This is a predicted structure of a 144-nucleotide RNA (FMN riboswitch aptamer (RFN element)) from a Candidatus Atribacteria bacterium. Its Rfam family is "FMN riboswitch aptamer (RFN element)". Rfam links the family to the GO term FMN binding.
RNA sequence: AAACUUCUUCAGGGCAGGGUGAGGGUAGAACCCGAUUCCCGACCGGCGGUAAAGAGCGAAAGCUCUGAGCCCGCGAGCCCCUUAGGGGGUAGAUCCGGUUAAAAUCCGGAGCCGACGGUAAAGUCCGGAGGAGAGAAGAAGGAA
Numbered sequence: 001a002a003a004c005u006u007c008u009u010c011a012g013g014g015c016a017g018g019g020u021g022a023g024g025g026u027a028g029a030a031c032c033c034g035a036u037u038c039c040c041g042a043c044c045g046g047c048g049g050u051a052a053a054g055a056g057c058g059a060a061a062g063c064u065c066u067g068a069g070c071c072c073g074c075g076a077g078c079c080c081c082u083u084a085g086g087g088g089g090u091a092g093a094u095c096c097g098g099u100u101a102a103a104a105u106c107c108g109g110a111g112c113c114g115a116c117g118g119u120a121a122a123g124u125c126c127g128g129a130g131g132a133g134a135g136a137a138g139a140a141g142g143a144a
Stems, first nucleotide, its partner, number of pairs: 004141007015041001017040003023033003042124002044114002046074004053066005069112002077090005094110005116127003
């Protein structure tokens, strides 16, 4: 000094405003309740990588930080196997134009996507879940 080991903590956001009314209440109704799920419209975007952009430091070379829901992967959930350690499967979505040596990441525009159970059909309500986890930060030890 570092591979590595152990421990601790952290680690997901979103229905504003309207329309309709399946049903229900009441002695009865033209009264009342009634979809955050349907329709119009609104709102949200985990983690790692990459990125021509931005910022900081530096004489420079360069270094550091930030930067994609739909580019490449990962994670929860569900199914199967298991020596119960773990493994396998499944698991959504982007184009056009501009600039440029180079763009699916920059600028402009128009689109699209979102597990399972419940319930009047859910990315946003309730629930498993004050759970788990991709990972991030810190502390201690630390061979060759």
The coordinates come from a structure-prediction model, not an experiment, and the mean pLDDT is 79.